Description:
Bacterial RNase P class A from a Planctomycetota bacterium, 415 nucleotides, folded computationally.

């Protein structure tokens, strides 16, 4: 100092000056205006798990259908945290053992389907390419013989085997000695594996004895079996207040002109809708239409939900931790056209340059000292970032980022 795997902290200060947003207090011509105080993130991101909450839907059961999967805690709950078991892998030759660090969707492959590319002969009630025997039966050849046969020999048929080569992510336990014609759990030791007791742990699972030559290849983020979980929809939940335009009830009712007004109105004149009841008119009721009110539900709209909470800092105790009890002290964003900003100077970091200092290492020298390279300390220049930005609120996961600071890559035995 590089690397490889991994923890952990920070995510700028300060002063000016211009502005934004919320509360409070005070003025106010009601339009604002001043003063004080809050005022993003470690992920506010992906919405990927689990809640709180608020509506809805619900007898119970039992299908379905989604999730989770070693164990033991921890939590308001989890798919997340801790810490155990188990396995893998990693420390520059290998094998072994402790030790340490990483990874593991880590329930079930002797219920039951499927699937197992390529290459191989063969890939799951095995199989025989090559290569080994060929003991036994046949073939062939020699050689003895009492003509029944018997003894080399070939490796030629039948056959026998899975040691050993070969292919592949896998080839139907492994190692070694016996055995055999070669061979094999065929026998025996060890290791492995099953099945059973004992004994230690809460437990996953260890350790030990004793049986069985071994039966079960892999895959369940294939289908499936098993055990436990789980009702939808999201703060655009939800709730209140409520313009307008539509709806219904109540009451009143001519309309145009012209003149006059103290502008509230008053005089004159013309035309006075529709349907019913009726021979007609008057007169009652109804319709249109217009004015005023009142009702529910309810758009925009506002207002609530809304920000003090499974809430924070600090200490102390309990626990290996994760995380919990007790105590003190704190209030700490609530916008909706969506506030948290912009610039300006200064310092911190961080990157060089340069010096008469002062420290360290190494190197020449008997020494003074010299030279090289750090650190510190003066002077100066440049940088002064990155990911990214609330919206109903917590816990976690992921991701996406600049910076600094750890930790770990050991030991021991054989060879």
């Nucleotide at each position: 100092g590089a690397u490889g795997c991994u923890g952990g902290a920070c995510g700028g200060g300060c002063g000016g000056u211009c502005g934004c947003u919320c509360g409070c207090c005070g003025g106010u011509u009601c339009g604002c205006c001043g003063g004080c105080g809050g005022g993003a993130g470690g992920a506010a991101a992906g919405u990927c798990c689990g809640a709180a909450c608020a509506c809805c839907g619900c007898a119970g059961g039992a299908c379905a259908c989604g999730g989770u999967g070693g164990u033991g805690g921890g939590u308001a709950a989890c798919g997340c945290c801790c810490a155990c078991c188990g396995g893998c892998c990693c420390g520059g030759g290998a094998u072994c053992g402790c030790a340490g660090g990483g990874c593991c969707a880590g329930g079930g492959a002797a219920a039951g389907u499927g699937c197992c590319a390529c290459a191989g002969a063969g890939a799951a009630c095995a199989a025989a390419c090559c290569g080994c025997c060929g003991a036994u039966g046949g073939c062939c050849c020699g050689c003895c013989c009492c003509c029944g046969g018997g003894c080399g020999g070939g490796a030629u048929c039948a056959g026998g085997c899975a040691a050993g080569g070969g292919u592949g992510a896998a080839a139907a336990g492994g190692u070694g000695c016996g055995g055999u014609a070669a061979g094999a759990g065929c026998g025996c030791a060890c290791c492995g594996c099953c099945c059973g007791g004992c004994c230690g742990g809460u437990g996953a699972c260890g350790g030990u004895c004793g049986g069985g030559g071994c039966a079960c290849g892999g895959u369940a983020a294939a289908c499936c079996c098993c055990a436990c979980c789980g009702g939808g929809u999201g703060c655009a939940a939800g709730c209140g207040c409520a313009a307008g335009c539509a709806g219904u009830c109540c009451u009143c009712g001519g309309u145009c002109c012209c003149g006059a007004u103290u502008c509230g109105u008053c005089g004159g004149g013309g035309c006075g809708c529709c349907c019913g009841u009726g021979g007609u008119c008057c007169g009652c009721g109804g319709g249109a239409c217009g004015a005023g009110g009142g009702c529910g539900g309810g758009u925009a709209g506002c207002g609530u939900g809304c920000u003090c909470g499974a809430g924070g800092u600090c200490g102390u105790c309990g626990g290996c931790a994760a995380c919990g009890g007790c105590g003190a002290c704190c209030c700490c964003a609530g916008a909706c056209g969506a506030a948290u900003g912009g610039c300006c100077g200064c310092c911190a970091g961080c990157c060089g340059g340069u010096c008469u200092g002062c420290c360290c290492c190494g190197u020449c020298g008997a020494g003074c000292g010299a030279c090289c390279g750090g650190g510190c300390g003066g002077c100066u220049g440049g940088u002064g970032c990155a990911c990214a930005g609330a919206a109903u609120u917590c816990g976690g996961c992921u991701u996406a980022c600049g910076u600094c600071c750890g930790g770990c890559g050991g030991c021991g035995a054989u060879c």
The RNAcentral record of the sequence draws on ENA. The prediction has a mean pLDDT of 77. It matches the Rfam family "Bacterial RNase P class A". Its family is annotated with ribonuclease P activity, dimeric ribonuclease P complex and tRNA processing in the Gene Ontology. Rfam describes the family as follows. Ribonuclease P (RNase P) is a ubiquitous endoribonuclease, found in archaea, bacteria and eukarya as well as chloroplasts and mitochondria. The source organism's lineage runs through Bacteria, Pseudomonadati and Planctomycetota. It is recorded under the gene name rnpB.